[in-house]
Context: one part of a larger RNA
RNA sequence: CCUUCGUCAAGGAACUCGGCAAAAUGGCCCCGUAACUUCGGGACAAGGGGCGCCCUCUGGGUUACCGCAAGGUGGCUUGGAGGGCCGCAGAGAAACGGCUCAAGCGACUGUUUACCAAAAACACAGGUCCCUGCUAACCCGAAAGGGGACGUAUAGGGGCUGAAACCUGGCCACUGCCGGUAGGUCAAGGAGAGGGGUGCAAGCCCUGAACUGAAGCCCCGGUGAAGGCCGGCCGUAACUAUAACGGUCCUAAGGUAGCGAAAUUCCUUGUCGGGUAAGUUCCGACGCGCAUGAAAGGUACAACGACUUGAGCGCUGUCUUGACGAGGGGCUCG
Repeated sequence: CCUUCGUCAAGGAACUCGGCAAAAUGGCCCCGUAACUUCGGGACAAGGGGCGCCCUCUGGGUUACCGCAAGGUGGCUUGGAGGGCCGCAGAGAAACGGCUCAAGCGACUGUUUACCAAAAACACAGGUCCCUGCUAACCCGAAAGGGGACGUAUAGGGGCUGAAACCUGGCCACUGCCGGUAGGUCAAGGAGAGGGGUGCAAGCCCUGAACUGAAGCCCCGGUGAAGGCCGGCCGUAACUAUAACGGUCCUAAGGUAGCGAAAUUCCUUGUCGGGUAAGUUCCGACGCGCAUGAAAGGUACAACGACUUGAGCGCUGUCUUGACGAGGGGCUCG
């Protein structure tokens, strides 16, 4: 010097990206326990008190022996009360929750990148849409065959969403899908007017207009928990400001309820309020949303979380600021 431990005056997060690490809490009994809530929970909430040994008294359970019985004498065990004793310390060692407040995300228990990610990612019950009538759809397989399923629409496959609660707005112009059949278009094939080559000819060969001719496309409708999309400019109220109101252009329709500087806000450390002596973070509001928004779900939310963020109490060598001690290395010899 490295490493693993132990202890520390005063202070107690001033450390740091961040209380990372450490410390603290810790068992059993009793008292006591808030907001909120899906009434289950939250909850070991929080916050307090007790705990050893000896003696005496007393209650319960069980059992052995004696006794005819009533009962007696004991053992084991479990409570209560009173008195006393010792130590710094009685859950005397070890094992053995720190707690609270607020917010984000995900409802939850689960699952995952074997070896840098455990999560707000995946899954999930639940919701909804589409397909599938059984030789099912769908999947594997040149096929046979197999799975689906020895199932049969309360079943099976696929997509999206993701408990429950309150809800889920407008647009079918485009794209997709479904339905429709009159018409248009439309390939091979059918048909064969006409034309050409060759031959004396019969013929053979080539070309070929009408007409006929499926799906598809055009066309006509429907459909959003299908892919998706959900405006601009100008003016206006008796201070100002703002604009319920009016005008105009465009569109398939111009974003509803909600939420909102947000896991989304560029300007931005927005502005106001709270917390701090002081707060680019945090919480509550506001609403000019660069570029929120309703199953790529919207909003709330009890419970849950080795998740993320902010604050506080306790506690501490994280720090002010370092010191001492112990074990093992390092060094020397072997």
Molecule: large-subunit ribosomal RNA, domain IV
Organism: Candidatus Bipolaricaulota bacterium